FMN riboswitch aptamer (RFN element) from Halalkalibacter wakoensis JCM 9140, 147 nucleotides, folded computationally. Of the family's consensus pairs, 100% are formed in the model.

């Protein structure tokens, strides 16, 4: 060092404050949360005489992606079966302006919005319960091949 196999180990955070009511961690007031990989002008550190260089670090809402939930004419298992299950493909899937600085910024700074799968539930859920001792974007490490 790699479009290649394939083991191992890690991979999600958050309101019993306070109102109303019979009855809300669901509404209202307010509080608090932000996978993952990309970009990046922030910050540290460390090397250089010096221009720099190098390492690690910076986005919920900007590009992709996952979990959820729906098709599938494909592949695999599976049932007595047009029955099940898993893979793979497909498709659904939410949010951002403004002012500064600058050559540049939807990333920085200021100030102000905005957003969150399906079930369930004394009453409508980003935060309670479940499915989920699951799944997974991926990350690290390690062997095998290759160059």
């Nucleotide at each position: 060092u790699g479009u290649u196999u394939c083991c191992u180990u890690c991979g999600g955070g958050g309101c019993u404050g306070g109102g109303u009511g019979g009855a809300a961690a669901u509404c209202c007031c307010g509080a608090c949360c932000g996978g993952c990989g990309g970009u990046g002008a922030u910050g540290a550190a460390g090397c250089a005489a010096a221009c720099g260089c190098u390492u690690c670090u910076u986005a919920g809402u900007c590009c992709g992606u996952g979990a959820c939930c729906c098709g599938u004419u494909u592949c695999u298992u599976u049932u007595g079966a047009u029955u099940a299950a898993g893979a793979g493909c497909g498709g659904u899937g939410g949010a951002c302006c403004u002012g500064g600085u600058g050559a540049a910024a939807c990333u920085c700074c200021g100030g102000g919005a905005c957003c969150g799968a399906c079930a369930g539930u004394g009453a409508a859920a980003g935060u309670c319960u479940g499915g989920a001792u699951g799944g997974g974007a991926g990350a690290a490490g390690g062997a095998a091949c290759g160059a």

Taxonomically the source falls in Halalkalibacter wakoensis (Bacteria, Bacillati, Bacillota, Bacillaceae). The same sequence occurs in records of 2 taxa. The RNAcentral record of the sequence draws on Rfam and Ribocentre.